Predicted 3D model of an 85-nucleotide RNA (c-di-GMP-I riboswitch aptamer) from Romboutsia lituseburensis.
RNA sequence: AAAUUUAAUAGGCAAACCUAGAGAAAUCUAGUGACGCAAAACUAUAGGGGCUAAGGUUAAAAAACUAUGCCAGCCAGCUGCCGAA
Numbered sequence: 001a002a003a004u005u006u007a008a009u010a011g012g013c014a015a016a017c018c019u020a021g022a023g024a025a026a027u028c029u030a031g032u033g034a035c036g037c038a039a040a041a042c043u044a045u046a047g048g049g050g051c052u053a054a055g056g057u058u059a060a061a062a063a064a065c066u067a068u069g070c071c072a073g074c075c076a077g078c079u080g081c082c083g084a085a
Base pairs, nucleotide, nucleotide: 012037013036018031019030020029021028022027035073042077043076047075048074049071050070051069055066056065057064058063
């Protein structure tokens, strides 16, 4: 110096609920708040998967299908913090 196992520490993120706002919705933003997280950082028209259906298509209607709207805290890809013994 590196690798593996692993404790502690520093710093970090923030689910649900509630409040306000944006949106057709999914969902997002801010505040509050911590369920949890070693990638809960980043990547969404060219990996898979999931949510919504305004508009559109079909339909007598009910409804079905459809992303150009979303989800990275589903998997995946990619980069990466501390670190005694």

The coordinates come from a structure-prediction model, not an experiment, and the mean pLDDT is 83.